[in-house]
Molecule: transfer RNA
Organism: Patescibacteria group bacterium
RNA sequence: GCCGUCGUAGCUUAAUUGGAUAGAGCAGACCCGUCCUAAGGGUAAGGUUGGAGGUUCGAUUCCUCCCGAUGGCG
Repeated sequence: GCCGUCGUAGCUUAAUUGGAUAGAGCAGACCCGUCCUAAGGGUAAGGUUGGAGGUUCGAUUCCUCCCGAUGGCG
C1' cells in the first nucleotide's frame, strides 16, 4: 500500500434482509435485610449506537469519507 472483520452504558453484549420510548447481565448508587457486616431481595439511574456527511417519511441497520482495533496479502 491492497483486501476483510469489528466499534452500542464504566465492562460484556442483544436488537430476524430499515419501523417507532435501543433492551439485558455485571459493576456502581439508594432502600430492605442484620446487633454490625455478608448472602439474598427490591428500586431508580446510566447510551450524541466511534466521528462527519448522504439516501429515506423513518438509519444501530444502507452508501461515502475519516478515526481506532484486529486478521490476511504484498